c-di-AMP riboswitch aptamer (ydaO/yuaA leader) from a Dehalococcoidia bacterium, 144 nucleotides, folded computationally. It matches the Rfam family "c-di-AMP riboswitch aptamer (ydaO/yuaA leader)". Rfam links the family to the GO terms cyclic-di-AMP binding and regulation of gene expression. The coordinates come from a structure-prediction model, not an experiment, and the mean pLDDT is 78. It was read from a public genome assembly, where an Rfam model found it.
[in-house]
RNA sequence: AGGUGACAACGGCCUAAUUCCCCGCCCCUGGCGGGGAAGCGGGGGAACCAUCCCGCGCCGGGGUGAAUUCACCGCAAGGUGGAUGGGCAGCGCCUCUCAGCCCUAACCCGACAGCUAACCCCGCAGGCCACUGAGACGGCCAUG
Numbered sequence: 001a002g003g004u005g006a007c008a009a010c011g012g013c014c015u016a017a018u019u020c021c022c023c024g025c026c027c028c029u030g031g032c033g034g035g036g037a038a039g040c041g042g043g044g045g046a047a048c049c050a051u052c053c054c055g056c057g058c059c060g061g062g063g064u065g066a067a068u069u070c071a072c073c074g075c076a077a078g079g080u081g082g083a084u085g086g087g088c089a090g091c092g093c094c095u096c097u098c099a100g101c102c103c104u105a106a107c108c109c110g111a112c113a114g115c116u117a118a119c120c121c122c123g124c125a126g127g128c129c130a131c132u133g134a135g136a137c138g139g140c141c142a143u144g
Stems, first nucleotide, its partner, number of pairs: 011129004018038009039124006049114001060112001061109004068083006085103004092140003095136005
C1' cells in the first nucleotide's frame, strides 16, 4: 500500500411499508397470536369529458414499481453500449445546482377495469451500510 473479517448501530439508507392501544395464550421482567386506531401508500367505482367508422386478427388487456426504449453480439440464456427514469447520513435539516458513484428489477390480476364525487376493497413487507463530495439561496432547529 492492497485485500478480508468483526465492531461501530437505541446511528443511517432504499421503500408506502411507521406509531400507538386493547384482548387472549404460553415455556411468563419475555414470547406468540388476534383485533382496533392514527398516519402513509395502492386498487375498484358515476355524471361530464374522453374513447367509440368498417373489416380482419388473439399476436389479448391491465396493475404495483424509478425500472421503459433503441442498437449491436449471441442458437438460447444472456452480454455490451446509448437514450430514459430513479437513488446516494454524519461540522444539523429542507430546496436548488455541479461533479462522481450506483440502479434502470421483480412480481401480480386472469378475458376484465379510461377519468371518476359518494361508496367499496387492499398493503404497511423486504433488502442494505464506514458509507458522496463541493457550491448557492432561503427557512427551520440547537447552542452562546